[in-house]
Parts: sequence; structure tokens; C1' cells
RNA sequence: CACCGUAAAGGCAAACCUACCGAAAGUUAGGGACGCAAAGCCAUGGGUCUAAAGCUUUUGCUAUGACAGCCAGGCUGCCGAAA
Repeated sequence: CACCGUAAAGGCAAACCUACCGAAAGUUAGGGACGCAAAGCCAUGGGUCUAAAGCUUUUGCUAUGACAGCCAGGCUGCCGAAA
């Protein structure tokens, strides 16, 4: 440099429960582990969720609100068993 997660050390934490915030989706913290080799970071493209506000005859439509653990893309990065 590349590759790797089968070795060792270490890391993250779905559902669910409690609490804060929020109109909601969801976020944050604690508990908890289904899983994860980028399940670290970035809403750039697609996708998904929500609809307070706006529009509307409406139970409808729209992101300016979200999701990085949906798929791409970009940036960064731990260990070194095996090859």
C1' cells in the first nucleotide's frame, strides 16, 4: 500500500421499556441486544416516513421536517489472525 473481521483487544446497538424535546415522523439520555467490518461522519442522487404551516370541497396534495441500521455516492478510520 492493499486486503481483512475466521485470532486477540476494543467498538456500535434493532425491537421493546422509561424519561426529555417535537404537531408528527423522529431525536436525545438510561436500560436492553436483533444484528453490524465502517451500524463512524455527510441528506449529494434515488427511495421511505411525517404533514404543524400552506393549498384545498375533502379523509386529499405539498417539505421547508426527518430516516446514514433502504440503495448509491463522498470523506475519514481501529486491530493485524489468515492470505
The RNA shown here (c-di-GMP-I-GGC riboswitch aptamer) has 83 nucleotides and comes from Thermincola ferriacetica.
The prediction has a mean pLDDT of 82.